[in-house]
RNA sequence: AUGAAGGAUAUGAGAGAGGAUUUUGUCAAAAAAUCGCCGAAGAGGCAAACCUUUGACUGGCAUAAUCAAAGGAGGAACCUUUCAGGCAAAAGGAUCAUAUCCGGACG
Numbered sequence: 001a002u003g004a005a006g007g008a009u010a011u012g013a014g015a016g017a018g019g020a021u022u023u024u025g026u027c028a029a030a031a032a033a034u035c036g037c038c039g040a041a042g043a044g045g046c047a048a049a050c051c052u053u054u055g056a057c058u059g060g061c062a063u064a065a066u067c068a069a070a071g072g073a074g075g076a077a078c079c080u081u082u083c084a085g086g087c088a089a090a091a092g093g094a095u096c097a098u099a100u101c102c103g104g105a106c107g
Stems, first nucleotide, its partner, number of pairs: 006102008018035001020034005036087003042083001043081003050072007
């Protein structure tokens, strides 16, 4: 000098599913009860790679490699659960783009 991963902020884009029914309530919101739904805040679950043991195969014996089973550890998602959240608009919203800042991989 260059400025990765990751993080924060701002702007823009951003899906799905009942403005459900009853009572209170001025529409909505909110409270309680009753069902019906959604997945893209958040949260939970696991696949492979790894290790140990046993068996099989090979082989004069053993080791190694390969395969199978059991156990342990580990572990991702837009998959899955629907706890939370959501089901007119507003708000929220994973993610993407741009800009700024933090950061300091790499050289």

Record summary: The RNA shown here (Glycine riboswitch aptamer) has 107 nucleotides and comes from Thermosyntropha lipolytica DSM 11003. Its mean pLDDT, the model's own confidence on a scale to 100, is 77.